[in-house]
RNA sequence: CAAGCAUACUGAAUGAUCGCGAAUACAAUCCGAAAGGAUGUAUUUGAGGAAAGUCCGGGCUCCGCAGGACAGGGUGCUGGGUAACACCCAGUGGAGGCGACUCCCAGGAAAGUGCAACAGAAAAUAACCGCUCAGUUCAAUACUGAGCAAGGGUGAAAAGGUGAGGUAAGAGCUCACCGGCAGCAUGGUGACAUGCUGGCCGUGUAAACCCCACCCGGAGCAACACCGCAGUGGAAGAACAAGCUGGUCCGGCUUAUUUCCCAAGGUGGCUAGAACCAUACAGUAAUGUAUGGUCAAGAUAGAUGAUCAUUCUCGACAGAACCCGGCUUAUAGGUAUGCUUGCACA
Numbered sequence: 001c002a003a004g005c006a007u008a009c010u011g012a013a014u015g016a017u018c019g020c021g022a023a024u025a026c027a028a029u030c031c032g033a034a035a036g037g038a039u040g041u042a043u044u045u046g047a048g049g050a051a052a053g054u055c056c057g058g059g060c061u062c063c064g065c066a067g068g069a070c071a072g073g074g075u076g077c078u079g080g081g082u083a084a085c086a087c088c089c090a091g092u093g094g095a096g097g098c099g100a101c102u103c104c105c106a107g108g109a110a111a112g113u114g115c116a117a118c119a120g121a122a123a124a125u126a127a128c129c130g131c132u133c134a135g136u137u138c139a140a141u142a143c144u145g146a147g148c149a150a151g152g153g154u155g156a157a158a159a160g161g162u163g164a165g166g167u168a169a170g171a172g173c174u175c176a177c178c179g180g181c182a183g184c185a186u187g188g189u190g191a192c193a194u195g196c197u198g199g200c201c202g203u204g205u206a207a208a209c210c211c212c213a214c215c216c217g218g219a220g221c222a223a224c225a226c227c228g229c230a231g232u233g234g235a236a237g238a239a240c241a242a243g244c245u246g247g248u249c250c251g252g253c254u255u256a257u258u259u260c261c262c263a264a265g266g267u268g269g270c271u272a273g274a275a276c277c278a279u280a281c282a283g284u285a286a287u288g289u290a291u292g293g294u295c296a297a298g299a300u301a302g303a304u305g306a307u308c309a310u311u312c313u314c315g316a317c318a319g320a321a322c323c324c325g326g327c328u329u330a331u332a333g334g335u336a337u338g339c340u341u342g343c344a345c346a
Stems, first nucleotide, its partner, number of pairs: 001342010012311007020046007028039004048317001052328002055326005060220004067250004072216005077091005092106001093104004107211002112209002114205003128152002130148006160178006179201002181198007224268004231262001233261004242254003275294008312315001
C1' cells in the first nucleotide's frame, strides 16, 4: 500500500419564522345530563438501530381446579450467564477457509417399525459379466457339478479401506497401517482426549414414526379497574343437572338474592424501569457487585410539519401504541479499534 476477518459508533448539521402533542405553573372562559373535557400565557420536552417480522422468552393484569393423571406441545453436545429463553459466553466434536475466522438439521440406528424412486443379479436369504477345480467333448466352444464375492458393471450407498502374504481361485483367512465398535488405564466438573488390548466388523435415513432426558395452567392492554346515564334489558339453569380461561378422565369448588351476556359517554392502566451513563473491582468472557450521575414520547379520526438562508460526508432502510431481554430481515454514505494474508522498503 492492497485485499480480507471481527467488533463498535453515526444515520445530514446550524439559525430564523409560523404551526402540532405532552408535562408543570398561573389565569379565567366555554362545552356537557353527569362523569368529565376544551381553550390562553410561560418554561421544558417530543420516534429507531432496527420502531419492521410477530419468530422466542418474560414482567404485568385477570381466571379461585394457578389439584392429579393421560393426551398434547417444546428443547436436544458439555459447562457457565440471565428474570427467563430456541438467546449470549466459553469449550468439545464435525465441516469450510492459506489464515484471521465462519457454520452445524450436534441425544439414540445394538428397543422396535418404516423408507431408500430409477438403475442394478441383488438394497439385505444377494450372483449379471466373470475367476478356479472336476466331469463331458478329438480339441475348443457349449453344457453339468462344486467353490468364490477379490476384479468389472449399476447406483447416493453393494458383506470397512489400502498394501502384502496365503489360496485351486478367493475372502480379516493371516499380518501391517487406518477407520468403526467394545473393554481397561490416565487426564478433565463435563462433552471428550490420549494410550493399550481385542479380528468383534452387512449401508444410509429419526426436520420419518419412535425411544431417552429435561421443561410446559390458560387468556391477553381490545388484559383489567373505576365513574356516570338509561334499564322494571336478554339468555340459561333443580343438584345423578349446569358452570368453573386449550382437550379427556378422576377428584374439588360454586349455585335460586344463581350464572353468563348486551348497553350511548368518560377516566385510569400509560411509562421511574430485571432503566440508562461513567468509574472501580471480580471473572478468559457472557455478566455480576459497589460508588456517583441522569430522567429522555405517551398519541387515541391517532402528535414532531412547512418556508427561508448557510454548510458539506449531498443524506440509505425507514414512524412508537403496555413494557422489557433476544433472534431474523432491510440498510446509501462516513468513522474508529484489533487481527489475518500478499507485495515493497528498512